[in-house]
RNA sequence: GACAAUGGCAAACCCGGCGAAAGCCGGCGACGCAAAGCUACGAGGCUACCGCCCUCAUCAGGGCCACGCCAGUCGAGCCGCCGAA
Numbered sequence: 001g002a003c004a005a006u007g008g009c010a011a012a013c014c015c016g017g018c019g020a021a022a023g024c025c026g027g028c029g030a031c032g033c034a035a036a037g038c039u040a041c042g043a044g045g046c047u048a049c050c051g052c053c054c055u056c057a058u059c060a061g062g063g064c065c066a067c068g069c070c071a072g073u074c075g076a077g078c079c080g081c082c083g084a085a
Base pairs, nucleotide, nucleotide: 001082008033009032014027015026016025017024018023031072037078038077039076041075042074043073044070045069046068051064052063053062054061055060
C1' cells in the first nucleotide's frame, strides 16, 4: 500500500461439543480484513463460578469482585507474502 499478482483469514445465522457465563473448538457460511498471523504487556470492554456483604428465613433474590474472557476495540512486542506510485 496499487483498479497489480500468488494466495490467506473468516463475521453473523445455523448445527454438534465444552463452559456457570462471557466465550472457545469443529462443521456450514462469507460480513469484511494488507496482518482479521501470534502474544493478555498497557488501556478499554464482557461475564460473575468461587468468595464477601445485604435481604429473606421454604425456595430464592440483590450488590461488589477476576483468578475467567475479548487479539475482528485500540496501543505495544515478535514473525510474515508481493513490489507499482